[in-house]
Context: one part of a larger RNA
RNA sequence: GGAUGAACGCUAGCGACAGGCUUAACACAUGCAAGUCGAGGGGCAGCGGGGGUGCAGGCUUGCCUGCACCUGCCGGCGACCGGCGCACGGGUGAGUAACACGUAUGGAACCUGCCCGCCACAGGGGGAUAACCCGGGGAAACCCGGCCUAAUACCCCAUGCCGCCCGGACCGGGCAUCCGGACCGGGCGAAAGGAGGAAUCCGGUGGCGGCUGGGCAUGCGGCGCAUUAGCUUGACGGCGGGGUAACGGCCCACCGUGGCGACGAUGCGUAGGGGUUCUGAGAGGAAGGCCCCCCACACUGGAACUGAGACACGGUCCAGACUCCUACGGGAGGCAGCAGUGAGGAAUAUUGGUCAAUGGGCGGAAGCCUGAACCAGCCAAGUCGCGUGAGGGAAUAAGGCCCUACGGGUCGUAAACCUCUUUUGCCGGGGAGCAAGGGCCGGGACGCGUCCCGGCCCGGAGAGUACCCGGAGAAAAAGCAUCGGCUAACUCCGUGCCAGCAGCCGCGGUAAUACGGAGGAUGCGAGCGUUAUCC
Repeated sequence: GGAUGAACGCUAGCGACAGGCUUAACACAUGCAAGUCGAGGGGCAGCGGGGGUGCAGGCUUGCCUGCACCUGCCGGCGACCGGCGCACGGGUGAGUAACACGUAUGGAACCUGCCCGCCACAGGGGGAUAACCCGGGGAAACCCGGCCUAAUACCCCAUGCCGCCCGGACCGGGCAUCCGGACCGGGCGAAAGGAGGAAUCCGGUGGCGGCUGGGCAUGCGGCGCAUUAGCUUGACGGCGGGGUAACGGCCCACCGUGGCGACGAUGCGUAGGGGUUCUGAGAGGAAGGCCCCCCACACUGGAACUGAGACACGGUCCAGACUCCUACGGGAGGCAGCAGUGAGGAAUAUUGGUCAAUGGGCGGAAGCCUGAACCAGCCAAGUCGCGUGAGGGAAUAAGGCCCUACGGGUCGUAAACCUCUUUUGCCGGGGAGCAAGGGCCGGGACGCGUCCCGGCCCGGAGAGUACCCGGAGAAAAAGCAUCGGCUAACUCCGUGCCAGCAGCCGCGGUAAUACGGAGGAUGCGAGCGUUAUCC
């Protein structure tokens, strides 16, 4: 000098764009953060409508209004069964020195829901169960028993393009355990319906291929200590098995005695890794906050279940610590999601708005959900831009300070005064883009469920914001540090080795350009200094 997720002191006009618990992976009140589908199903608690019965009121005597009850008949719908999602998105960096990451490969050892392409199919039957109802236990959390019932829930039989298993002979290929292809025999293996007046659409099952995502293995690379020198018994290999989507000592029985290490094993310490970031002419050194990719974790430890996918942040079970409720028998909880609270700390924000856009889940759609996201709020904590006025103006006024003191110098064209401008801010008026799309009605086309045309309606949180126009008015807007040398900027007064300064050298003991004040000057400027850390 540059840099920072900074902090502290003094100061502070505006905007844009970024950023904001680096400490206690400490503890958490409260609200919200993952649902959706009634076009899978049984139902009907609540809401709206229809129908029926009864009662009351009104009257133009069969209608209107009101109330009660009944009725799933319609719109819908809490809870329930079922499907899909909840493994994404969001957070954090504790652990991890490891195939965790980066890079390059392998798979003749693998999986992949939804999506895309192609082929084939969907015939028949059965038994349950939740909700509901009845009964019971419990303070509660909840639990138990009985009876009924549905399905795209569950089960059985059939069919088998095809797949899997066993056996047989054939062709092609490979470094190899073998791989690919066609054929025969035997065995095993499917399915679901719904909407609609219909056309048709949305789904279902098996298989092959694809896409995407992932699991596994390997070479190489990236840390400190040798004041850590030896380490190892599933340890290293084999045979056989178990297990897995899959290979493997992953696990197990038996057999062998191996395996690693100064090219640093093992141990200890430290640490998430990368893209990148800072610095430097470079080589290098240092860092890994925001953003993106990967990994790991979700109160601590362990375990599996479900599922295409988890050993699962807002799922389950067990143990533990902690907090809370309790009728003392027993229960409930997990902010390293968004806000917010306490604590710790030098230190880090709102218990805000909206799903309008982008994206995600579900749904045929309308739509619902979405603290992802988009916005707004707070903070000079960063970068950039703008402003605090411009031109003229000498009796160089008054005043301050200094001197060689009738006088001169300096603050200083600075002010006053004249002319002008009006950014930002203030007041008034206008006022976006971000919007694409969706629905209804009518018409048309064809590749028959999509597209086109016309009309109408809906459609913005931010926000009456940005921006534009007008108005008044120089009006509302400058500080901070330094001035001995390094280092740019000097005098006076006070103090008297005191009070104090200080990054280094060093200043201060009576004339201090070094302390304190003043005047002046220098530097930077809505900032300026100090501290900390890196180069």
Small-subunit ribosomal RNA, 5' domain from Lactobacillus taiwanensis, 535 nucleotides, folded computationally.
Lineage of the source: Bacteria > Bacillati > Bacilli > Lactobacillaceae > Lactobacillus.
It matches the Rfam family "Bacterial small subunit ribosomal RNA".